[in-house]
Context: one part of a larger RNA
Molecule: large-subunit ribosomal RNA, domain IV
Organism: Candidatus Poribacteria bacterium WGA-4E
């Protein structure tokens, strides 16, 4: 000097990003317990008091109860009940120690705030968390050989289910509630027109070619019938396109200048422009706020944090949910008490190590 104990004057977080770690609290009985609530909690709230041993209460209250009676509903019945066996407590006197859950085990507590309701799930091996789940809400698909999903297929699942049922999506207990926009994208639903494939059609053209005429006898010229090819018009679904339309708890979006009141200052108010329509309720320096340590108040001797407010919301906002909310939480975060070697500042003591020998 390291590790891992145990003690420590006087102070008691002054340590530290943070009360980290440590101390404290602790068992059983009594008594007593706020705000706030969903009436269930909140609670072990909080804060107090007792606790050995010995006599006696008292072998008492309680409690088990074989044998035995009785009584029916004849049972693993039901009730009497003596023997027997467990056996307290309040209260009453007295002993002992510094100390009576004598040791060990065995909760520290309270007041704010934010975030998820809540038990519960997760990153085996750096994150347990506000992340995912959840019960409830919503929308939308699916009439059964169902949608959806695997598989080429046959099959299977969905279900030996049948819209109170199943798939899909977002939202998330409760409670108040949920605003305006359908222009764009999506999806739904009608019809018209316009483009359109394959096919259908067949004008019309082309080869062959038969009569017939020509001939140097090698063939030319012709062109019907029939085969063949190519094919215009004109019919033609969905798809996309055009008109009208619906749908936002579909994806999504929800403005700007000017000017106005008898002090100022602000502007209920007026005016233009622009848009699919311009942010309604509630909330707001917020898990969001740059400017910012915004101002104000309240905590503290002193506050870049807390908490209440204000509103100039750089850039909150309503199922990508507002906003609240008792309980809950190894979450965050801010204060208080009560504890202490965290600290002022260390210091003693034990037990392993370093170190010397071997």
């Nucleotide at each position: 000097c390291u590790c891992u104990c145990g003690c420590u004057a006087a102070g008691g977080a002054a340590c530290u990003c943070g009360g980290c770690a440590a101390a404290a609290u602790g068992a059983c009985c009594c008594c007593g317990u706020a705000a706030c609530u969903u009436c269930g909690g909140g609670a072990g709230a909080a804060g107090g008091g007792g606790u050995g041993c010995u006599u006696u209460u008292a072998g008492u209250a309680g409690g088990a109860g074989a044998a035995g009676c009785a009584u029916c509903u004849u049972g693993c019945a039901u009730g009497c009940a003596c023997a027997u066996c467990c056996g307290a407590a309040a209260g009453a006197a007295g002993c002992c120690g510094c100390a009576g859950u004598g040791a060990a085990g065995u909760g520290g507590u309270c007041c704010g705030u934010g975030c998820g309701a809540c038990u519960g799930u997760u990153u085996a091996c750096u994150a347990a968390a506000a992340a995912c789940a959840c019960a409830g809400g919503u929308c939308u698909c699916u009439g059964c050989a169902a949608a959806a999903u695997c598989g080429u297929a046959a099959g299977a699942u969905g279900a030996u289910g049948u819209a109170u049922a199943g798939g899909g999506a977002c939202u998330g207990a409760c409670g108040c509630c949920u605003g305006c926009c359908c222009g764009g994208u999506g999806c739904c639903a009608u019809a018209u027109g316009g483009u359109u494939a394959a096919g259908g059609g067949a004008a019309a053209g082309a080869g062959u070619c038969a009569a017939g005429g020509g001939u140097u006898c090698g063939c030319c010229c012709g062109g019907c019938a029939g085969c063949u090819c190519u094919g215009a018009a004109c019919c033609g679904a969905a798809g996309c396109u055009u008109c009208a339309g619906g749908u936002a708890a579909a994806c999504g979006g929800c403005g700007g200048c000017g000017g106005u009141a008898a002090c100022u200052a602000u502007a209920a108010c007026c005016g233009u422009c622009c848009u699919a329509a311009g942010g309604u309720a509630g909330c707001g320096a917020a898990a969001u706020u740059c400017c910012u340590c915004g101002u104000c108040g309240g905590g503290u001797a002193a506050a870049a944090u807390c908490c209440g407010a204000c509103c100039u919301g750089c850039a909150c906002g309503a199922a990508u949910g507002g906003c609240g909310u008792a309980a809950c939480g190894a979450c965050a975060u801010g204060g208080a008490c009560a504890c202490u070697g965290u600290c002022u500042c260390g210091g003693c003591g034990a037990g392993a190590g370093a170190c010397u020998c071997g």